Notes
A computed fold for a 74-nucleotide RNA from a Candidatus Parcubacteria bacterium, annotated as transfer RNA.
């Protein structure tokens, strides 16, 4: 140079024939518990779903183009 895979919360992820709210574990903040710490309960805050066009009534999902990782080939 070409082919394929990846990008959703601080972190690992899940969302799979497009639809009913964008979640889950870890962490974090409070609150209960305790003598205190842990651990456990309960409750809370945090996404514009890499970006930018498109299709659609409707996209995290299709579908082009760019940007980052990563794997074969040459």
């Nucleotide at each position: 140079g070409c082919u394929c895979c990846c990008a959703u919360a601080g972190c690992u992820c899940a969302g799979u024939c497009g639809g009913u709210u964008a979640g889950a574990g870890c962490a974090c903040c409070a609150c209960g518990c305790u003598u205190a710490u842990a651990a456990c309960g309960u409750g809370g805050g945090g996404g514009u779903c890499g970006u930018c066009g498109g299709u659609u009534c409707a996209a995290g999902u299709c579908c082009a183009a760019c940007u980052g990782g990563g794997a074969g080939c040459a």

Annotation
Its mean pLDDT, the model's own confidence on a scale to 100, is 80. The organism belongs to Candidatus Parcubacteria, within Bacteria. Its Rfam family is "tRNA". It is annotated as a transfer RNA. It was read from a public genome assembly.